[in-house]
This is a predicted complex of two RNAs, RNase P RNA and transfer RNA, with 413 nucleotides together. It holds a member of the Rfam family "Bacterial RNase P class A". Its mean pLDDT, the model's own confidence on a scale to 100, is 76.
């Protein structure tokens, strides 16, 4: 200089003028604080929280799937492992079991999980038949560990070194795994994001949950139901738990129903130190950061420039997808070139 | 806000435990008919919404995006 790889931050800013939520404060006029994302999206996963039973049993049905960690959890994150990829920095991988069982493998091919078309070689009066082998052709996505030697009629793990595979023993790591030695001619294609089988988790339902109040108690009567019956608690089975509706009269009460609570202080935020490789914790500080129910976050004007992209809260957090114009910052990073 | 389904020739459905996609209506040529319908024969016409991933192979099996439906007050 030129390609490039990781990782991170920002994504208009300043001032004035009218307005709109929502707190406060004021008799009132009004004032004086605040007021959308890094993703607020999709609703994919993990929690909280609230009902139903304290969330119970089995069964069915879902998730997830190398190993250790991190965490309130988690399919998330961070470390290593082992595999693919790439000259490298470095990325990717839903990566348990196929010698527990079944199923599948179209087409083509003699065979698709077990074989013999063509072939190679012997024997036979013989243009084919018999017998031997599976190395070489031909099919296929996949064809009997893999290329050389020796050996054979001709061949073959027949046998022999490497290399693969499978067991056994050391050694190192916590482990997944890794290095070594020794031993078995090889005990078997492939698919489990096909059944399935090991393991580990999971009860339903979502804030439109759900609570409070919309009368409350006593009496009479009527219906219905009467328990092996109804409803609910989870798809089914056990279990468990419970009566409902209405008229009449009498006391007490009398505020609204587009209601109030949930509803925003939380597993928070900024900043330091210390622990740890990291993710993440632990102590100290320090800040209060929308809370609407037709649903606030907006319009002008002025200056400034790189002229501003993806997009907008509805019970709350960790994640992970997925979109996004421009602009910045770091990395004793990597690769080529050229000078020195 | 919350759930829960779909997508396949113009149009309405099938297939869906993978093996290369079909029905009817609609359309085209031809045949019957003096002539049109009816009726028959024969034919075209599909990136199975989109982009990935698992496999030898995806309409199916998973993930993600798109767009439509429908139930909760």
């Nucleotide at each position: 200089c030129g390609a490039g790889u990781c990782g991170g931050c920002u994504g208009u800013g300043c001032g004035g003028c009218c307005g709109c939520g929502c707190g406060g404060c004021g008799a009132g006029a009004g004032c004086c604080g605040u007021g959308a994302g890094g993703a607020a999206a999709g609703u994919c996963c993990g929690a909280g929280c609230a009902c139903c039973a304290u969330a119970g049993a089995g069964c069915a049905g879902g998730a997830c799937g190398c190993c250790g960690g991190a965490u309130a959890a988690c399919g998330u994150c961070c470390g290593g492992u082992g595999g693919a990829g790439g000259c490298g920095a470095c990325u990717c991988c839903a990566a348990g079991g196929a010698a527990a069982g079944u199923g599948c493998a179209a087409c083509a091919g003699a065979a698709a999980c077990a074989g013999a078309c063509c072939g190679c070689a012997g024997g036979c009066u013989g243009u084919g038949c018999c017998u031997g082998c599976a190395a070489g052709g031909a099919u296929g996505g996949a064809a009997a560990g893999g290329g050389g030697a020796g050996g054979u009629a001709a061949g073959a793990g027949c046998u022999c070194a490497c290399c693969g595979g499978c067991g056994c023993c050391g050694c190192g790591g916590c482990a997944a795994c890794g290095c070594g030695g020794c031993g078995c001619g090889c005990c078997g294609u492939g698919u489990a994001a096909a059944c399935c089988c090991c393991g580990u988790c999971c009860g339903g339902u979502g804030c439109a949950a759900g609570a409070u109040u919309g009368g409350g108690c006593a009496u009479u009567c009527g219906c219905c139901g009467c328990a092996u019956a109804g409803g609910g608690c989870u798809g089914c089975u056990c279990g468990c738990c419970c009566g409902g509706c209405g008229u009449a009269u009498g006391c007490c009460g009398u505020g609204a129903a587009c209601a109030u609570c949930g509803c925003u202080a939380g597993u928070g935020u900024u900043c330091g130190c210390c622990g740890g490789u990291a993710a993440c914790g632990g102590c100290g500080u320090u800040c209060c950061c929308a809370g609407a129910u037709a649903g606030a976050u907006g319009g002008c004007c002025g200056c400034a420039c790189a002229c501003g992209a993806c997009a907008g809260a509805a019970c709350u957090c960790g994640g992970c997808u997925u979109a996004c114009a421009g602009g910045c910052c770091g990395a004793a990073c990597u690769c080529g070139g050229a000078a020195c | 806000g919350c759930u829960g389904c779909u997508a396949u020739g113009g149009c309405u459905c099938a297939g869906g435990a993978g093996g290369u996609a079909g029905a009817g209506c609609a359309c085209g040529u031809c045949c019957u008919u003096g002539g049109u319908a009816a009726g028959g024969a024969c034919g075209a016409g599909g990136u199975c919404a989109c982009c990935g991933g698992u496999u030898c192979a995806a309409a199916u099996c998973c993930g993600g995006u798109u767009a439509g439906c429908a139930g909760c007050u």